Notes: TPP riboswitch aptamer (THI element) from a Thermomicrobiales bacterium, 93 nucleotides, folded computationally. Taxonomically the source falls in Thermomicrobiales (Bacteria, Pseudomonadati, Thermomicrobiota, Thermomicrobia). The coordinates come from a structure-prediction model, not an experiment, and the mean pLDDT is 77. Its Rfam family is "TPP riboswitch aptamer (THI element)". Gene Ontology term of the family: thiamine pyrophosphate binding.
RNA sequence: UAACAGCGUCAGGGGUGCCCUUUUCGGGCUGAGAUCACACCCUUGGAACCUGAACCGGUUCGGACCGGCGGAGGGAGGCGCCGCAAUCCAGAC
Numbered sequence: 001u002a003a004c005a006g007c008g009u010c011a012g013g014g015g016u017g018c019c020c021u022u023u024u025c026g027g028g029c030u031g032a033g034a035u036c037a038c039a040c041c042c043u044u045g046g047a048a049c050c051u052g053a054a055c056c057g058g059u060u061c062g063g064a065c066c067g068g069c070g071g072a073g074g075g076a077g078g079c080g081c082c083g084c085a086a087u088c089c090a091g092a093c
Stems, first nucleotide, its partner, number of pairs: 006081005011043004016037001017029004049074003055068004
């Protein structure tokens, strides 16, 4: 000097499915979150989320429920505070 992380602030990105019932309301399943919650998650050290995909295997009443796909392709950040690693410089021995 000081990345990442942490905190603060201002922004941004994203999803909202399946089953039952008389449409609605309501109930159930998984999950951080299942349509406004101003909630939840994620912002390049990026699996939040999208494409592939009306995909493949398993499971289930059903299902993006589990796994593969996936060392595939995409995908949204600035500032400040604080501090350490690595690195660089100087000095001493």